[in-house]
RNA sequence: CAGAGGUGCAUGCGACAGGAGUAAAACGGAGGAGGCCGGGGCGGCUUUUGAUACCGUUUGAAAGGGGAACAUGCCGAAAGCACCGUAUGCCCUGUACGGCAGCUUGGCCGGCAUCUCAACAGGAUGCAGGCUGUCACCGGGUCUGCCCGGCGGAGCGCUG
Numbered sequence: 001c002a003g004a005g006g007u008g009c010a011u012g013c014g015a016c017a018g019g020a021g022u023a024a025a026a027c028g029g030a031g032g033a034g035g036c037c038g039g040g041g042c043g044g045c046u047u048u049u050g051a052u053a054c055c056g057u058u059u060g061a062a063a064g065g066g067g068a069a070c071a072u073g074c075c076g077a078a079a080g081c082a083c084c085g086u087a088u089g090c091c092c093u094g095u096a097c098g099g100c101a102g103c104u105u106g107g108c109c110g111g112c113a114u115c116u117c118a119a120c121a122g123g124a125u126g127c128a129g130g131c132u133g134u135c136a137c138c139g140g141g142u143c144u145g146c147c148c149g150g151c152g153g154a155g156c157g158c159u160g
Base pairs, nucleotide, nucleotide: 001160002159003158006075008074009073010072011071012070016066024059025058026057027056028055029054034046035045036044037043038093039092040091041090042089078105079104080103081102083099084098085097086096087095088094106132107131108130109129111127112126113125114124115123116122134153135152137150138149139148140147141146
């Protein structure tokens, strides 16, 4: 510098499913003091001109997450943890987005547990397991190109 692993990784767009006959609005009923801003504190807003929650009728969404096809960038691709920054009324925490010296993970798959989520979808983490790629070592075979098996390591690797 160029390549390989394969249901390979990531991003964009995205038909469609689902969210959901839910939230919300209007009207009516019953009821009678709290309710809302992720959690706590402070501080706000709202409510006896009747709130929240409940029942009925009518109307009736959206976001995040999923996602075929297509396109793009790639093979520490990328992901997670920790730390830093921004946003969220202020503080702590949580969440989202971004940055990133450091640490972990070769890749994929399902199983169990916990968390997240509307979700039995998906995602995150951990545990043990299976398959697979690569190299070292050991054993066997061989048309000396390599093949089969065992065991172990890690991408700061492997092949040219």
RNAcentral holds the sequence, with entries from MGnify. A computed fold for a 160-nucleotide RNA from a sheep gut metagenome, annotated as Lysine riboswitch aptamer. Its Rfam family is "Lysine riboswitch aptamer". From the family's description: Riboswitches are metabolite binding domains within certain messenger RNAs that serve as precision sensors for their corresponding targets. Allosteric rearrangement of mRNA structure is mediated by ligand binding, and this results in modulation of gene expression. The prediction has a mean pLDDT of 82.